[in-house]
RNA sequence: UUGAUCCUGGCUCAGGAUGAACGCUAGCGGCAGGCCUAACACAUGCAAGUCGAGGGGUAUUCGGUUUUCGGACCGGAGAGACCGGCGCACGGGUGCGUAACGCGUAUGCAAUCUACCUUUAGCAGGGGAAUAGCCCGGAGAAAUUCGGAUUAAUGCCCCAUAGUAUUUGAUACCUGCAUGGGUAUUAAAUUAAAGCCACGGCGGCUAGAGAUGAGCAUGCGUCCUAUUAGCUAGUUGGAGAGGUAACGGCUCCCCAAGGCGACGAUAGGUAGGGGUCCUGAGAGGGAGAUCCCCCACACUGGUACUGAGACACGGACCAGACUCCUACGGGAGGCAGCAGUGAGGAAUAUUGGACAAUGGGCGGAAGCCUGAUCCAGCCAUGCCGCGCGCAGGAAGACGGCCCUAUGGGUUGUAAACUGCUUUUAUACAGGAAGAAUAACCAUCUUGCGAGGUGGGAUGCCGGUACUGUAUGAAUAAGCAUCGGCUAACUCCGUGCCAGCAGCCGCGGUAAUACGGAGGAUGCGAGCGUUAUCCGGAAUCAUUGGGUUUAAAGGGUCCGUAGGCGGUUGUGUAAGUCAGUGGUGAAAUCUUUCAGCUCAACUGAAAAAUGGCCAUUGAAACUGCAUAACUUGAGUUACUGUGAAGUAAGUAGAAUGUGUAGUGUAGCGGUGAAAUGCAUAGAGAUUACACAGAAUACCGAUUGCGAAGGCAGCUUACUAAUAGUAUACUGACGCUGAGGGACGAAAGCGUGGGGAGCGAACCGGAUUAGCUACCCGGGUAGUCCACGCCCUAAACGAUGGAUGCUAGGUGUGGGGAUGAAAAUCUCUGUGCCGAAGUUAACGCAUUAAGCAUCCCGCCUGGGGAGUACGGUCGCAAGAUUGAAACUCAAAGGAAUUGGCGGGGGCCCGCACAAGCGGUGGAGCAUGUGGUUUAAUUCGAUGCAGAGCGAAGAACCUUACCAAGGCUUGACAUACUGGCUCAAGCUAAUGUGAAAGCAUUUUGUGCUGUAAGGCUUGCCUUACAUAGUCAGUACAGGUGCUGCAUGGCUGUCGUCAGCUCGUGCCGUGAGGUGUCCGGUUAAGUCCGGUAACGAGCGCAACCCCUAUUCUUAGUUGCCAGCGAGUAAAGUCGGGGACUCUAAGAAAACUGCCGGUGCAAACCGAGAGGAAGGUGGGGAUGACGUCAAAUCAUCACGGCCCUUACGUCCAGGGCUACACACGUGCUACAAUGGUGCAUACAAAGGGCAGCUAUCUGGUGACAGAAUGCUAAUCUCUAAAGUGCAUCUCAGUUCGGAUCGAAGUCUGCAACUCGACUUCGUGAAGCUGGAAUCGCUAGUAAUCGCGUAUCAGCCAUGACGCGGUGAAUACGUUCCCGGGCCUUGUACACACCGCCCGUCAAGCCAUGGAAGUUGGGAGUACCUGAAGUCGGUAACCGCAAGGAGCUGCCUAGGGUAAAACCAGUAACUGGGGCUAAGUCGUAACAAGGUAACCA
Repeated sequence: UUGAUCCUGGCUCAGGAUGAACGCUAGCGGCAGGCCUAACACAUGCAAGUCGAGGGGUAUUCGGUUUUCGGACCGGAGAGACCGGCGCACGGGUGCGUAACGCGUAUGCAAUCUACCUUUAGCAGGGGAAUAGCCCGGAGAAAUUCGGAUUAAUGCCCCAUAGUAUUUGAUACCUGCAUGGGUAUUAAAUUAAAGCCACGGCGGCUAGAGAUGAGCAUGCGUCCUAUUAGCUAGUUGGAGAGGUAACGGCUCCCCAAGGCGACGAUAGGUAGGGGUCCUGAGAGGGAGAUCCCCCACACUGGUACUGAGACACGGACCAGACUCCUACGGGAGGCAGCAGUGAGGAAUAUUGGACAAUGGGCGGAAGCCUGAUCCAGCCAUGCCGCGCGCAGGAAGACGGCCCUAUGGGUUGUAAACUGCUUUUAUACAGGAAGAAUAACCAUCUUGCGAGGUGGGAUGCCGGUACUGUAUGAAUAAGCAUCGGCUAACUCCGUGCCAGCAGCCGCGGUAAUACGGAGGAUGCGAGCGUUAUCCGGAAUCAUUGGGUUUAAAGGGUCCGUAGGCGGUUGUGUAAGUCAGUGGUGAAAUCUUUCAGCUCAACUGAAAAAUGGCCAUUGAAACUGCAUAACUUGAGUUACUGUGAAGUAAGUAGAAUGUGUAGUGUAGCGGUGAAAUGCAUAGAGAUUACACAGAAUACCGAUUGCGAAGGCAGCUUACUAAUAGUAUACUGACGCUGAGGGACGAAAGCGUGGGGAGCGAACCGGAUUAGCUACCCGGGUAGUCCACGCCCUAAACGAUGGAUGCUAGGUGUGGGGAUGAAAAUCUCUGUGCCGAAGUUAACGCAUUAAGCAUCCCGCCUGGGGAGUACGGUCGCAAGAUUGAAACUCAAAGGAAUUGGCGGGGGCCCGCACAAGCGGUGGAGCAUGUGGUUUAAUUCGAUGCAGAGCGAAGAACCUUACCAAGGCUUGACAUACUGGCUCAAGCUAAUGUGAAAGCAUUUUGUGCUGUAAGGCUUGCCUUACAUAGUCAGUACAGGUGCUGCAUGGCUGUCGUCAGCUCGUGCCGUGAGGUGUCCGGUUAAGUCCGGUAACGAGCGCAACCCCUAUUCUUAGUUGCCAGCGAGUAAAGUCGGGGACUCUAAGAAAACUGCCGGUGCAAACCGAGAGGAAGGUGGGGAUGACGUCAAAUCAUCACGGCCCUUACGUCCAGGGCUACACACGUGCUACAAUGGUGCAUACAAAGGGCAGCUAUCUGGUGACAGAAUGCUAAUCUCUAAAGUGCAUCUCAGUUCGGAUCGAAGUCUGCAACUCGACUUCGUGAAGCUGGAAUCGCUAGUAAUCGCGUAUCAGCCAUGACGCGGUGAAUACGUUCCCGGGCCUUGUACACACCGCCCGUCAAGCCAUGGAAGUUGGGAGUACCUGAAGUCGGUAACCGCAAGGAGCUGCCUAGGGUAAAACCAGUAACUGGGGCUAAGUCGUAACAAGGUAACCA
């Protein structure tokens, strides 16, 4: 990750850190740090000299003398250079190389050296030859160099002296872990020295000791790769020699054949190591900047010299590359010292000052040198500290922002304003510590070294730190974030765009996620981002994980190494434990204390440094040695058991084939067919013969085997296992890396065999198509022998062994007891369950429980069990087994739902059984489409389409074209101007009207207050009204039904949907609501960890069916009376019908049967009605982002002289066509004519209209009743009689013509009706499809709303006449409950696989090609050490020269390895809407899957 859950598991974040970098920002100080890259190249300056008290001695200079005025001489001082001594091997830099005794730690050297220093003892006599310098001459551009002459020393050489030195021999003693070592005596041989001076001193030589430093050896520790498994010839050892300070194959000759390696040699890659640093609770993990220790290196490679020390950063030689100079002949150079430059890079500083301090070199010292060092400069790079003010101050100001907007909230005590302070900044003044003492002087102590006290020059930093005074809030705040993780929310803009993003994810018109603003949060001279490391991550698990199903048990067994191992003694002391000692450098860390005002920083002390080594002790445990034991293991005897194995033999059934007989037309096969076989005789049947393979029944949750696997019967051989019993061995055991053996099926090789079956293949079907499923054939194969292969979902998806932990119940094989039943027991094999365990499912003495031992394996998904390499194989292939890249999941178990061409039960006009329709015709009406200036808009499967619309000629009307108006057709309010009217009435022009323009006739002329007066008038003001101008606003059927309210449809009048408490489960959730009955129903009953309850069901409500009571007007009229031509017409009546108020009645109440009950059954009784009597209203939780912004309301957006509004005309009525719903028909159960009977429910005053008259009629004209149980609209089918006689008709009525009526301002587009005429299609309707179960269908008419009229055949109601059928639930559709599977949850209209096509990305192969490092062989071979050497030099030592070995480098050759690149090629991954199919998930439509 899921709709939700638990788990597994990866990804991501919050913390800390940094030699950092980048972005924005920046006041100060202290302390630290500063090329991580190119060990790239370097201009310039500096970084190692010093000593005259070792030596010769010059230039120069001072004084003097002299002079031919050039100079010369004497004396003093004396730079540079030279000889000589010491130093230059330290200090400083860097991390190339190095996987090593390099480093760390602990030891050893009886195998070693050590200048300067300390200390002890002793010594220093004599002689000689050179050489640099200087001088002269030569070569060269230069660097440099050659020759001659002459000269000194603390330079060199010779002689002497010498022991406790060195070598050799001998003797004695002592001692050590071994080789050995030490001491003493003795004999022989050999090697020394240097002087200087200021007379104080400084040096020299030999030998011993110490200290310091160095060298060597050893134990232990020290990265990755086994896709590196074998490596090694000086290699391993020995004897000898050489060499070294020293051991040693360090080197050489000879001899032997060893040495290292799975406890990882060799090879490859990477890397300086440590103290320490970061992180972490720790264990660990990561790092190795600064500081300290060690190592290595100094342009690259090699080599030695000198020296105490080097194979030498600022020395030498050679080779190479590079740079520079050149007169082209030759030369010079090495910043990985300090600064600095270029280059590289994301990136890292000044060509600073001083030797004052600390330290170093030389010197006796003064002193000189010192880019070590101490300081300063640059950089927010880090850590630490300080500051940018503090207090008061509500009119809660202005402004900004937000809102529910006359108001409120927030910014916010924030500001203004008042008071206070002055760190810091600025100015001025003062002003450190860091300095110790050297030489030298004085003094004291002293045997000599030497020491004490006092005086005594010297400060880069720096006029710095610090202190004081003055002024004045004065000089000083930003950065990131605000969807969740994660502290912090609103508005505007944008509209899957622009963009954000660490992960999840935001953005498609209301974005707390983008951008801006306001506000808030966090940190603060910084804040964010990026990179890297640790953490979280128990996500490599020692501490501290797993492995049935999530990744993970090897296919099985045997067994080597290894690991682990029963009981009892004794000994030992390797492990183990305890004590003690040494070491574990300093710094760091921790604690305490102290110094800078604090802190960072620094100092002192302590603690720590979990390690290593040595030593002393203990003896429980492990080990080792030894002695025993029997329970583990094994042997033996006896009794059993089995599809255990191998080989040989044998049996019957079936199948096929052959031969022969009988016999005739089909057989066979399938969902249905066809191919196929068959008249040349099949199939069927009978007999005989042959062939190969497999073994029915028994036979099972059976048995055996290590696994794979094993099945007729018999024999032989072999193995296993169980039980019982005694005896024997005496831990002989368990596991098992490598290794070995076995290992289904398929496959391979050779040779056989071949009946049946049967990949491939050939036909036939099916299909849109099929390389399939189905059918007919059929080769390999399947079988045997031998040899390979070595894999499976080789599964119990569960490694082996041992011990322990309740039971119950089957079964195979044994044993004990028993007459039997049965009980007990051992060993297998199953089921159910306790504790326990598990994420759950489950497991549970056959563990997945509790423990021990050993082995295998796992670490997100994909890429991939792929590639490359290795091994094996005849091949197929097997085994071992990655990476780049990509995703944020992949996965397990369980839950709820949905779904299934899963199952069970049940219901419904769902099917079936019926009746009538639709689909064909004409017309009506609606829709689509098309057309149009417009054909306004909406509704679109069921659940749109006679729907919104219960009524479009104008209006309606929203549409179109044209003409007008603009505060507007309509509402409220304000401001200003004008007029006193307004209104009604009338008129003119123009116009289609609206309107525009104009004239004014008549009528009419308001209220309040004040003032004036002619007291009913005038004036003024205000109100009111009108008009004009202006402002707010009006208006919108404009958009969004996916922003909404309300109302509605549908599943569905289906029986469901939930809650409280309890219980179960880690949890989602379950239970209740399941189970058995029953019902129309979750209706009721019974059972039951559930008990109750709610919304639904039912009932309560209305109509209808029966009766009763009451009441009788406008209704009714039986009886009584009146009256008429007739009529409840009248008096009267309440009986009846009826009306309308109330009541009764039905509840499975009664009976019988079944049943525990609920309930069901019965042509049951009774009853008007019987099992919900019939109908209506009533629609649970929810689903469809269902419909409606055009009923209405409403958020947001949009228009404002128009998307508003007025007006006349047109359109919504168009017409090739397609669909839906209807009407009328096609006729005789009918049409037509005449006559005639019976309703209900509604409506009526701008109305319904009796009646009369006219008209063929629609209707008209009179006239009357009725505001209605009073008057009126008012029936048809039916019935009776007549006619038509099966035809496009006396059916049918479309269409068209003519004439009319009515409504209305007006019937042209575009009304209805009437009359006459005309008389189309159509003769019962293909595939398909709809309604209906009783007063129903069918059929007949009537009414109403809307409405002037009407396109109504529609809608909504009313009554009349009035059927048929239902066996039943297999099937279609829809639904309900339970169960099952599931990879679905947007829920099957789901999910999802592969090829192909397109783009991008990384990668494998590949003819080749390029580069790299390492090695081998051969050739060549510098410098140089070592060796050899008669000629030359030298008295000699020795040298030159020549030569040999070795070697850096170079060349050649072949092969291997690694890396880059490549035409072409292979697969892989990723990418909103491409193509083809539909493989998987449901029985996924052929169950799926493994080899």